[in-house]
C1' cells in the first nucleotide's frame, strides 16, 4: 500500500430474527469458622473503540476514522 479479523463492567468473553447488555473470575456487605480458606445468601459497577446515517427502536444494518493481530505486495 491490498486483503481479512479484531475492540462490550477491573480481567477473560457471550450477546441468535435490530425489542432497550449478560457468564465467569475478581471486589463489596452479611452468615458459617477460634481465625484464614473453602462454602451459602445479597449487592455494586458498564450501554458497547470515536463521528455520523438508517429506524417508532442500534451491539447488531449502513458510511468515515482510529487502534491492535494475520496475510499478501513494495523499498531497503
Nucleotide at each position: 500500500c491490498g486483503g481479512g479479523g479484531c475492540u462490550u463492567g477491573g480481567c477473560g468473553c457471550a450477546g441468535u430474527u435490530g425489542g432497550u447488555a449478560g457468564c465467569g473470575c475478581g471486589c463489596c456487605g452479611c452468615c458459617u469458622u477460634u481465625g484464614g480458606g473453602a462454602g451459602g445468601c445479597g449487592g455494586a459497577g458498564g450501554g458497547c473503540g470515536c463521528c455520523g446515517g438508517u429506524u417508532c427502536g442500534a451491539g447488531u444494518c449502513c458510511g468515515g476514522c482510529a487502534g491492535c493481530c494475520c496475510c499478501g505486495a513494495c523499498c531497503a